[in-house]
RNA sequence: ACAAAGAAAAGGCAAUACACGCGAAAACGUGUUACGCAAAACCACCGGCCUAAGGGGUUUACUAAUUUUAUCGUUAGAAAAUCUACGGCAGCGGAGUCACCUCG
Numbered sequence: 001a002c003a004a005a006g007a008a009a010a011g012g013c014a015a016u017a018c019a020c021g022c023g024a025a026a027a028c029g030u031g032u033u034a035c036g037c038a039a040a041a042c043c044a045c046c047g048g049c050c051u052a053a054g055g056g057g058u059u060u061a062c063u064a065a066u067u068u069u070a071u072c073g074u075u076a077g078a079a080a081a082u083c084u085a086c087g088g089c090a091g092c093g094g095a096g097u098c099a100c101c102u103c104g
Base pairs, nucleotide, nucleotide: 005102006101012037013036017032018031019030020029021028035091041097042096045094046093047092048089049088050087054084055083056082058080059079060078062077063076064075065074066073
C1' cells in the first nucleotide's frame, strides 16, 4: 500500500412521527425527533418494488347529439376496473466508484 474483518475510539447518516413547502401521484426538500445502519456515502447500469398526470383498449345502454315508427348502430361525454414511465425508490438486492479508524 492492498485485501478481509469489525472489538475500541473519534465522528457520520437518519427510520418513524410532526410542521412547512413541492408534485397529478408515488415520492422528494427543510427543521425537530432517532428506529436503526461499518458504507443507511455516491450512482438508476441490471433485477425488483411504488405511482399513473398523459396515453391505450375494454365494460356499462349512464347522458347528449344524429338516424328511425321505435330499437340497433354511429359520434362525443360520464363512471368503473385494467394496461402503460419518459415519473420515482440507493434504508430491496446486485454491479460500479470513492472512503474514517485498527485490539487482533
c-di-GMP-I riboswitch aptamer from Colwellia sp., 104 nucleotides, folded computationally. Lineage of the source: Bacteria > Pseudomonadati > Gammaproteobacteria > Alteromonadales > Colwellia.